RNA sequence: AACCUUACCUCGGGGUGCACCGGACUUGUUCCGGUGCUGAGAUGCGCAAGCGGACCCGUUGAACCUGAACCGGCUAACACCGGCGGAGGGAAGGUGAGAUCUUUCUCC
Numbered sequence: 001a002a003c004c005u006u007a008c009c010u011c012g013g014g015g016u017g018c019a020c021c022g023g024a025c026u027u028g029u030u031c032c033g034g035u036g037c038u039g040a041g042a043u044g045c046g047c048a049a050g051c052g053g054a055c056c057c058g059u060u061g062a063a064c065c066u067g068a069a070c071c072g073g074c075u076a077a078c079a080c081c082g083g084c085g086g087a088g089g090g091a092a093g094g095u096g097a098g099a100u101c102u103u104u105c106u107c108c
Stems, first nucleotide, its partner, number of pairs: 001104002004098007011058004017037008025028001043052003064089003070083004
C1' cells in the first nucleotide's frame, strides 16, 4: 500500500400501479379531474420530444427490466406470499479518515 470500515465529492441507473365516483368522445386494457388503497416512491411543467422534484439503487448489483397479458395461493382488484430464480440483463469513479498486520506486494 492492497484488502476492510466509514465520510465526502462528482457522476450514473430506475419505476409510477389498483379500485371507486364524475366528465369527454375517437367507446378504448382510452383520456381528464377527484377520492381511497398499497408502497421508499404512484409527482410538477410541457402538444410532444423532453426537463425537473422526491424516493430507491449503482457490480458484495432482487433498485429496475426481460421471460410475462407467466404458474399456484390469497384479494373486489392492485398489493401480498410462494414458484419461475441467484435464469438472462442491469447503473462507479475519485478523495480523505479510521482500523489492522492474517495474507499479498515493494524497500531496508
This is a predicted structure of a 108-nucleotide RNA (TPP riboswitch aptamer (THI element)) from a Paracoccaceae bacterium. It was read from a public genome assembly, where an Rfam model found it. The coordinates come from a structure-prediction model, not an experiment, and the mean pLDDT is 76. Rfam family: TPP riboswitch aptamer (THI element). Rfam 15.1 lists 16,130 matches to the family in 8,693 species. About the family: Vitamin B(1) in its active form thiamin pyrophosphate (TPP) is an essential coenzyme that is synthesised by coupling of pyrimidine and thiazole moieties in bacteria.